[in-house]
RNA sequence: GGAGCCGGUGAGGCGGUCGCCGGCGCCCACCAGGGCGCGGGAGGAAAGUCCGAGCUCCAGAGGGCAGGGUGCUGGAUAACGUCCAGUCGGGGUAACUCGAAGGAAAGUGCCACAGAAAGCAAACCGCCGGUCCCUGGCUUCGGCCCGACCGGUAAGGGUGAAAGGGUGCGGUAAGAGCGCACCGGGUCCCCGGUGACGGGGAUCGCAUGGUAAACCCCACCUGGUGCAAGACAAUGUGGAAGCGACCCCCCCUCGGGGGGUCCGGGGCGCCCCCUCCGCUGCUUCCCGGUAGUCGCUCGAGCCCGCCGGCAACGACGGGCCUAGAUGAAUGACCGCCGCCUCCCAAGGGCAACCAACGGAGGAACAGAACUCGGCUUACCCCCGGUCUUCGACG
RNA sequence: GGCCCCAUAGUCUAGCGGUCAGGACGUCGGCCUCUCACGCCGAAAUCCCGGGUUCAAUUCCCGGUGGGGUCA
Numbered sequence: 001g002g003a004g005c006c007g008g009u010g011a012g013g014c015g016g017u018c019g020c021c022g023g024c025g026c027c028c029a030c031c032a033g034g035g036c037g038c039g040g041g042a043g044g045a046a047a048g049u050c051c052g053a054g055c056u057c058c059a060g061a062g063g064g065c066a067g068g069g070u071g072c073u074g075g076a077u078a079a080c081g082u083c084c085a086g087u088c089g090g091g092g093u094a095a096c097u098c099g100a101a102g103g104a105a106a107g108u109g110c111c112a113c114a115g116a117a118a119g120c121a122a123a124c125c126g127c128c129g130g131u132c133c134c135u136g137g138c139u140u141c142g143g144c145c146c147g148a149c150c151g152g153u154a155a156g157g158g159u160g161a162a163a164g165g166g167u168g169c170g171g172u173a174a175g176a177g178c179g180c181a182c183c184g185g186g187u188c189c190c191c192g193g194u195g196a197c198g199g200g201g202a203u204c205g206c207a208u209g210g211u212a213a214a215c216c217c218c219a220c221c222u223g224g225u226g227c228a229a230g231a232c233a234a235u236g237u238g239g240a241a242g243c244g245a246c247c248c249c250c251c252c253u254c255g256g257g258g259g260g261u262c263c264g265g266g267g268c269g270c271c272c273c274c275u276c277c278g279c280u281g282c283u284u285c286c287c288g289g290u291a292g293u294c295g296c297u298c299g300a301g302c303c304c305g306c307c308g309g310c311a312a313c314g315a316c317g318g319g320c321c322u323a324g325a326u327g328a329a330u331g332a333c334c335g336c337c338g339c340c341u342c343c344c345a346a347g348g349g350c351a352a353c354c355a356a357c358g359g360a361g362g363a364a365c366a367g368a369a370c371u372c373g374g375c376u377u378a379c380c381c382c383c384g385g386u387c388u389u390c391g392a393c394g
Numbered sequence: 395g396g397c398c399c400c401a402u403a404g405u406c407u408a409g410c411g412g413u414c415a416g417g418a419c420g421u422c423g424g425c426c427u428c429u430c431a432c433g434c435c436g437a438a439a440u441c442c443c444g445g446g447u448u449c450a451a452u453u454c455c456c457g458g459u460g461g462g463g464u465c466a
Stems, first nucleotide, its partner, number of pairs: 001390004005385004010381001012337007020041002023038006043365001047376002050374005055226001057224002060273001062272004067222005072086005087101001088099004102217002107215002109211003124157002126153007136145003165183006184206001185204008230294003236287001238286006244262008263278005301320005307314002339362005347354002395465007404419004412449001421437005442458005
């Protein structure tokens, strides 16, 4: 110097002019409103709406089913599919990084085409043994080759994504875990570790291919609804439907009150438990009308110090208040400075190289809408690391 | 702003993970006819895009893009 890896609290600064949206104070004004001053006003992703929560209403969110989700181990956390530390496996020379990473001897399904055979394995070619001489060929007439038939064989060829462990030696008619060595695998034991797992030993020639982002099984989690939730106000003396049956008790004149069983309805997938309602004001539905106030920003909040922990994070102490709009503000222009790239190259250095002045160009992705914790996606650049690697020079 | 759904020739649509993605209308080319129409034959698809699972993806999973619906 090039190429990378990981992390980050950064995402131009200052000044001037003209504006925009809230807040507070003062003044003017009968009201509507207006003026002046002070102070505040987007992000690391505000985005996608993919997860998890707070909060809201459904009486409760209790049991079961269905559905959905997660899936190595241990921890962190309000919670999570997130984060941290590790294990195993893959990638990279490395720094480092990626992994939906439980179960295929619980069961079911699927494995197209090709191929002899695709899940009770299988003999097309080949290799080897035996029998035969009907046909063809050779013959030194003993037979031999080709061929036919019967059998052995998973070494070799060929098909396929995949052919029932791999390599080597022995062995054999040819072969084969048939035997042996090493590697791989199963089972058992011991040791280390909280654990995933690792190490060692014994034993079994190996008996059961893949697919669970196919059904499924196992473990754990999970009620629904999303601030257009919801509450209040304003607006219709609008329309339709429903308000059941039986029994018991009390005050007992009409009548009223309480309880029980059944029935109907509501409880945002279904059932149960439980609970509410069942007549003069409630419930449900439909048709109108309205968009005012609250929810609405102090919160698992931010910053600093210190302690515990490898870390994620937690405890303690101190300090700070940081948009709250609702067709929706946070902008435009100018000047100076700074940043990046390219060109030029004075100068510096032993060299590789660095580089003033000057010129040209560039500065991204993007825009709060109830609020947090994450993930994912988009994105010019900048900063840092006793990080890695390559090259050159001394 | 929240929630839900969809994407396959020009258009409308089928499509248990398995040849060459099927059909209708339309377009283009050819045949038929004196000519046109009808009829017959043929052609045209990055299955919205990128990654993953699998031997194999239009289909299953994840992320993105575009479009539509609904809610006070």
Molecule: RNase P RNA; transfer RNA
Organism: Myxococcota bacterium